[in-house]
Predicted 3D model of a 349-nucleotide part of an RNA (small-subunit ribosomal RNA, central domain) from a metagenome. RNAcentral holds the full RNA, with entries from SILVA. It matches the Rfam family "Bacterial small subunit ribosomal RNA".
Context: one part of a larger RNA
RNA sequence: UUGGGCGUAAAGAGUCUGUAGGUGGUUUGUUAAGUCGUGUUUCAAAGAUCCCGAUUCAAUCGGGGCAAGGGGCAUGAUACUGGCAAACUUGAGUUAUAUCGGGGUUACUGGAAUUUGCAGUGUAGGGGUAAAAUCCGUGGAUACUGCAAAGAACACCAAGCGCAAAGGCGGGUAACCAGGUAUGUACUGACACUCAGAGACGAAAGCUAGGGUAGCCAAUCAGAUUAGAGACCUGAGUAGUCCUAGCCGUAAACCUUGUCUGUUAAUUCUUCCCCGAUUCUUCGGGAGAGGAUGCAAGCUAACGCGUUAAACAGACCGCCUGGGGAGUAUAGUCGCAAGGCUGAAACUC
Repeated sequence: UUGGGCGUAAAGAGUCUGUAGGUGGUUUGUUAAGUCGUGUUUCAAAGAUCCCGAUUCAAUCGGGGCAAGGGGCAUGAUACUGGCAAACUUGAGUUAUAUCGGGGUUACUGGAAUUUGCAGUGUAGGGGUAAAAUCCGUGGAUACUGCAAAGAACACCAAGCGCAAAGGCGGGUAACCAGGUAUGUACUGACACUCAGAGACGAAAGCUAGGGUAGCCAAUCAGAUUAGAGACCUGAGUAGUCCUAGCCGUAAACCUUGUCUGUUAAUUCUUCCCCGAUUCUUCGGGAGAGGAUGCAAGCUAACGCGUUAAACAGACCGCCUGGGGAGUAUAGUCGCAAGGCUGAAACUC
């Protein structure tokens, strides 16, 4: 390589958009490139192979021969694939109406709590722990009350609930933007799927510049514990956590399960639509979308998965090929840096 695989054994890129490429719905006509058939030519000789012969046999040597297959040319077939032309509506999309959501961005705003400051009441403790101590407090703490300021996060509602491509998103209001779903009419007429390279987004931590800093808190300091304690526990506490602008580009970025399409028993919840009934807000039936349970068939090494498949099939991409060395070295490339991406070998078992 062929092959076999990728939930947990090695293996699905963090996610999406999308170029080249690959693949592609229904019907008719045409063409004959792929495809298939026939004829012809060629694939030297030697060697190989089959038959015959020579050397007493053999090695060796001589003569003769078939088929498959490949290339060229000619000619024919037209089901399938392709090209061209015309058409269709089921795929895809547009539109109208309704509706859904903690989808995104920006601005404004609310209350509880916390801390701090000021004022008042009030007196000897408070705090903390397994127990203590460091710490705070007669310069009046803790506690209670009032006023003010600040920053950050939004209890209850709140659920194996909703939305989003993923990361993620939760006080309230408004504006702007995007998305899904249902129903129905009309329209376009295959406009589709996947996607190397490329581009965009991408938790937390980290970096640059400028703000902000209530609480929490790496580092650091102190008190304990301990043989020691660079820890766990306690008291302090700086970066950081927050905002603006830019960078970084990684995570157990996990459903450890790529995207799309079709087929195959059930049960249940949410949401929306249609029909019928109705005590007028409920019930019954049907269709769609989404979330679950873990059940038939089937699959699986087992665990388990099971219409949201890990079942049965198709299209395309990514990835794997014993453990360690090693996600290291080197080269390249990106980055301010930290480092990221790409990524070996010797050796060893």